[in-house]
The RNA shown here (transfer RNA) has 73 nucleotides and comes from a Chloroflexota bacterium. Model confidence (mean pLDDT): 81 of 100. It matches the Rfam family "tRNA". The family's RNA type in Rfam is transfer RNA. RNAcentral holds the sequence, with entries from ENA.
RNA sequence: GCGGGCUUAGUUCAGUUGGUAGAACACCUCCUUGCCAAGGAGAAGGUCGAGGGUUCGAGUCCCUUAGCCCGCU
Numbered sequence: 001g002c003g004g005g006c007u008u009a010g011u012u013c014a015g016u017u018g019g020u021a022g023a024a025c026a027c028c029u030c031c032u033u034g035c036c037a038a039g040g041a042g043a044a045g046g047u048c049g050a051g052g053g054u055u056c057g058a059g060u061c062c063c064u065u066a067g068c069c070c071g072c073u
Base pairs, nucleotide, nucleotide: 001072002071003070004069005068006067007066010025011024012023013022019056028042029041030040031039049065050064051063052062053061
């Protein structure tokens, strides 16, 4: 230099054909208990790596770009 993969909640990851962003665990509150743990209920938490484009509408399609990983030269 070329090709490919990954980037979404604090963490690990889903997200189908473009149509209101989710799960588990963690954190917080409540219930249960004499206390803890375990269990149950609820709430909060997101510029979807960044910038632009297409579209009525983009996590998803297109372009540019950053980081990490793999392969080729």